[in-house]
Context: one part of a larger RNA
Molecule: small-subunit ribosomal RNA, 3' major domain
Organism: Kuruna debilis
RNA sequence: UGACGGGGGCCCGCACAAGCGGUGGAGCAUGUGGUUUAAUUCGAUGCAAAGCGAAGAACCUUACCAGGGCUUGACAUGCCGCGAAUCCUCUUGAAAGAGAGGGGUGCCCUCGGGAACGCGGACACAGGUGGUGCAUGGCUGUCGUCAGCUCGUGUCGUGAGAUGUUGGGUUAAGUCCCGCAACGAGCGCAACCCUCGUCCUUAGUUGCCAUCAUUAGUUGGGCACUCUAGGGAGACUGCCGGUGUCAAGCCGGAGGAAGGUGGGGAUGACGUCAAGUCAUCAUGCCCCUUAUGUCCUGGGCUACACACGUGCUACAAUGGGCGGGACAAAGGGUCGCGAUCUCGCGAGGGUGAGCUAACUCCAAAAACCCGUCCUCAGUUCGGAUUGCAGUCUGCAACUCGCCUGCAUGAAGCAGGAAUCGCUAGUAAUCGCGGAUCAGCAUGCCGCGGUGAAUCCGUUCCCGGGCCUUGUACA
Repeated sequence: UGACGGGGGCCCGCACAAGCGGUGGAGCAUGUGGUUUAAUUCGAUGCAAAGCGAAGAACCUUACCAGGGCUUGACAUGCCGCGAAUCCUCUUGAAAGAGAGGGGUGCCCUCGGGAACGCGGACACAGGUGGUGCAUGGCUGUCGUCAGCUCGUGUCGUGAGAUGUUGGGUUAAGUCCCGCAACGAGCGCAACCCUCGUCCUUAGUUGCCAUCAUUAGUUGGGCACUCUAGGGAGACUGCCGGUGUCAAGCCGGAGGAAGGUGGGGAUGACGUCAAGUCAUCAUGCCCCUUAUGUCCUGGGCUACACACGUGCUACAAUGGGCGGGACAAAGGGUCGCGAUCUCGCGAGGGUGAGCUAACUCCAAAAACCCGUCCUCAGUUCGGAUUGCAGUCUGCAACUCGCCUGCAUGAAGCAGGAAUCGCUAGUAAUCGCGGAUCAGCAUGCCGCGGUGAAUCCGUUCCCGGGCCUUGUACA
């Protein structure tokens, strides 16, 4: 100087408390451990691994296993020889591949040849998702959006170092004020950026419709309003009162759509964990080179006495079934979204209008409201499991896809110890969209609808910041 203390003081955080809803019990989905296996590819392992890499394993992917093949190689550059390339047919084979036959002659050209492509040959070389993240770059997680981390000059100390950065107030903040052997400065904080909330203005189609006509905003007409998307205004403790050290600020009020950082996002200092990643990529060294490279078929990554994590659906009447009625936002669509009509109980099939989209389609929002049945039961709750019959995608749904219909109807009657999230348009609850994607979503990322309770307080648990104290630790 740090680090640590079941030392002290001050302060903060859904840290506790006060509340609301869960997890832990059930069934299923998914990931992991373990076990099994020819293989169940690899990585991630307290917080900070475990619906994680994977925004989507039937083949492919694919790195794993078995079998069948290749050895200048699936891919790159260089040399030589032959043939344009491309296309078609046959035999064999699980395919990769191997063998045979046919058609075909292009472009440039100084007629020597050349360019692209294919086949064959030799050698330099290719190739490796092989090892080492404890050799590395880059990227990322975490403490933590915590308020800290440093430097120059000066001063003090023999020196390590200190001072500044401590102290008194204050703040979300090393934020600001005052004081002070310090005076300044940098990286952080804040602001500048995006978005939502109010108003003005510009513009008026594909959007909108108050007045007029028409009446299905259909058409004429209009751009007032909504909206769309450009520009601007607005919030600064600016004003008033109190308080404070005449300060920084704090408390209350006015005006205002918004008030003291207005809400949300992006933004992550010096560093810590030899944290993670050699399997995104790059890369040193080591290793393989008729194989640890490469092609193909089939299998595996989907196994299953069990254990754990994350979720979904429930256990019902604030509910379930049926009929009728209403209101979103944000997205996506031409290799696509697909209206309408029609067939089918349905998944879906046929047809194919419109739309390269404020125009058309996906599209029905659902919870909600009205009516009606069920009356507390393992039930008209719950839907697992299983049988049969089908649909769609795709060369192909056996291993191993989603969905539909009929039948079947399991566990489950609120979950032990323990444990998690959340302070407001939040929790809870309800549906909708998108990426990936041929097909496949309870996951992920977004969107809106309905919409709470509680916060006395900081003694205690956890984590963190500043000062101080002890130390046999560095």